Predicted 3D model of a 125-nucleotide RNA (SAM riboswitch aptamer (S box leader)) from Fictibacillus nanhaiensis. The sequence was found by an Rfam model in a public genome assembly. The model forms 97% of the base pairs in the Rfam consensus.
[in-house]
């Protein structure tokens, strides 16, 4: 790369280098020199983990409570640590099926809802 799986409407600097680009594809339709990627420092976030709790399973024992360690949800939280993310809803869309509206009636618009692409943890091989 590829598979499973969870989540993508919230949230994050007028800071230092740096010079033109960028926003995944695709058609939009933005953003950039009053400076684009990218690096570094800053912040958000809570997925992994980790901290305090609440309940529960459960071990241990002949048995029985009961207390601790473990484990699982749940709830709060940020003093480690792994990622991550910091324009706009994952910027809209791209495929289906449905409701409106308009018309040359089979198309264009436009909301929904579902799928696909994609991003990002975490997992197993």
């Nucleotide at each position: 790369a590829a598979c499973u799986u969870a989540u993508c409407a919230c949230g994050a600097g007028a800071g230092g280098u740096g010079g033109a680009g960028g926003g995944a594809c695709u058609g939009g339709c933005c953003c950039u020199a009053u400076g684009a990627a990218a690096c570094c420092c800053g912040g958000c976030a809570a997925c992994c983990g980790c901290u305090a709790g609440u309940u529960g399973u459960a071990u241990g024992u002949a048995a029985u409570c009961u207390u601790a360690a473990a484990c699982a949800a749940c709830u709060a939280g940020a003093a480690a640590g792994g990622u991550g993310c910091c324009a706009a809803u994952u910027c809209c869309u791209g495929c289906a099926a449905g409701g409106c509206a308009u018309u040359u009636u089979a198309a264009u618009g436009u909301c929904u809802u579902g799928g696909g692409a994609g991003a990002u943890g975490a997992g197993g091989a």